RNA sequence: ACCUAUGGUAGAGGAGCUAUUAAUAAAUAGUACUUAUUAGGAGUUGGCAAAUGUUGAUUAAUAAGGAAAGGUAUGAUAGCCGAAGAAAUAGAUUAUGCAAUCAUUUAUUUCUGGGUAUAUGUAAAAUAUAUGUAUAACUGUCACGUAAGUGGAGAGCUACAAGGAUU
Repeated sequence: ACCUAUGGUAGAGGAGCUAUUAAUAAAUAGUACUUAUUAGGAGUUGGCAAAUGUUGAUUAAUAAGGAAAGGUAUGAUAGCCGAAGAAAUAGAUUAUGCAAUCAUUUAUUUCUGGGUAUAUGUAAAAUAUAUGUAUAACUGUCACGUAAGUGGAGAGCUACAAGGAUU
């Protein structure tokens, strides 16, 4: 040097990642909804079952009161360094019943070294946030190079240990 090996143990990257939180805050929103008054007079809601309405609904206007969830930011705490995230596919859970959407969640596969900024697409109520694509500089790392610099990807990088056959 090679194989077991995309293996094991211990580590590094920094505006690093995730989770939890009966902490704080924005937004959702003066919206949903509730009540009162007025107008009006037969339907209204629903995929179906069905529910509701002449004891005046749905609707429209005015007035008073007035949220929350999902999605986030900051802090704290904890666990971490494929941390984790996204997409596709397949399942599971989910409101009065059945079915479905959304949402949540599990598994598999693929992609992404990391965060940042700009443009744009998608999701989202969203100017929050996430992510795809493109561009830019930065950052860790390896390879090549005298240097300037160029290129690669986490199946990476640094260190260590065990067994094996050969040189």

Source information: The RNA shown here (Lysine riboswitch aptamer) has 167 nucleotides and comes from Clostridium uliginosum. Rfam family: Lysine riboswitch aptamer. Rfam describes the family as follows. Riboswitches are metabolite binding domains within certain messenger RNAs that serve as precision sensors for their corresponding targets. Its mean pLDDT, the model's own confidence on a scale to 100, is 76.